This is a predicted structure of a 66-nucleotide RNA (Fluoride riboswitch aptamer (crcB RNA motif)) from Salicibibacter halophilus. Lineage of the source: Bacteria > Bacillota > Caryophanales > Bacillaceae > Salicibibacter. The RNAcentral record of the sequence draws on Rfam.
RNA sequence: UAAGACAUAGGCGAUGGAGUUCGCCAUAACUGUCGUCUAGUAGCGGCUAAUGACUCCUAACAGGUA
Numbered sequence: 001u002a003a004g005a006c007a008u009a010g011g012c013g014a015u016g017g018a019g020u021u022c023g024c025c026a027u028a029a030c031u032g033u034c035g036u037c038u039a040g041u042a043g044c045g046g047c048u049a050a051u052g053a054c055u056c057c058u059a060a061c062a063g064g065u066a
Stems, first nucleotide, its partner, number of pairs: 010025004016057006032047005
C1' cells in the first nucleotide's frame, strides 16, 4: 500500500499488563502537586506515585536471609 474475513463488545481516570468495581466523556473525558518569578505564559527548584480504588503479575529501587 492492496485484498479478504470478523467485529463494532466505545473511550478516559500523571510511568507497564490483567481481573473486579466506581466515576467521567462523545463539541470530549484525560495530560500530578508545591515553591519562586511574571500582568500572564514560559522558565527554575522541590516532592509523592507503576492503582481512580482493591488484588495480582512484571520492571525499577532499598533492606534482610540462604